[in-house]
Molecule: c-di-GMP-I-GGC riboswitch aptamer
Organism: Chloroflexota bacterium
RNA sequence: UCCGAUAAAGGCAAACCCGGUGAAAACCGGCGACGCAAAGCCAUGGGUCUACCGUCACGCCAGUGACCACGAUUGCCAGGCCGCCGAAG
Numbered sequence: 001u002c003c004g005a006u007a008a009a010g011g012c013a014a015a016c017c018c019g020g021u022g023a024a025a026a027c028c029g030g031c032g033a034c035g036c037a038a039a040g041c042c043a044u045g046g047g048u049c050u051a052c053c054g055u056c057a058c059g060c061c062a063g064u065g066a067c068c069a070c071g072a073u074u075g076c077c078a079g080g081c082c083g084c085c086g087a088a089g
């Protein structure tokens, strides 16, 4: 350095539920642990999710449908930055 143990010390916290924000995806706080060796940080590339607005189509003029990221996600993958511990190999 790679690597990652039925090790030690510590860390994070999915779903459900409650409160809040938001048009939504989702996020924040509480509760709670499914999991995680980067589940620490960064939306840079890809993926995925959403569609207030916008565009287009239809319309019985009430609306409906399709598309769209500048929104969201790093607990989807890649990439970048930084980092605790140390058995075996």
Stems, first nucleotide, its partner, number of pairs: 002089001003086002011036002017030005034075001040081003044078003047073003054067005